Description:
Predicted 3D model of a 75-nucleotide RNA (transfer RNA) from a Candidatus Parvarchaeota archaeon. Lineage of the source: Archaea > Nanobdellati > Candidatus Parvarchaeota. Model confidence (mean pLDDT): 80 of 100. It matches the Rfam family "tRNA". A reference for the family is Hou (1993), "The tertiary structure of tRNA and the development of the genetic code", Trends Biochem Sci. It is annotated as a transfer RNA.
[in-house]
């Protein structure tokens, strides 16, 4: 220098192929029930405008372009 992959909640991630209604789950955290207490179990709650900017569209996590960070391959 060229090509490809990844980035979504505190953590791990689904959803992207084929655009559509309030972005879902597990773990964790907080509160409650239970218990002498803790754990476990059960119930409830908070937490992501989807790495950034722009574009296309009635509508973008999803499609296109550029950039940032990480990884891999080729030279």
């Nucleotide at each position: 220098g060229c090509u490809c992959c990844c980035a979504u909640a505190g953590u791990u991630u689904a959803g992207c192929u084929u655009g559509g209604a309030u972005a879902g789950a597990a773990c964790g955290u907080c509160g409650g029930u239970u218990u002498c207490c803790u754990a476990a179990a059960c119930c409830g709650a908070a937490u992501a405008u989807c790495g950034g900017a722009g574009g296309u569209u009635c509508a973008a996590a999803u499609c296109c372009u550029c950039c940032u960070g990480g990884g891999a391959g080729c030279a």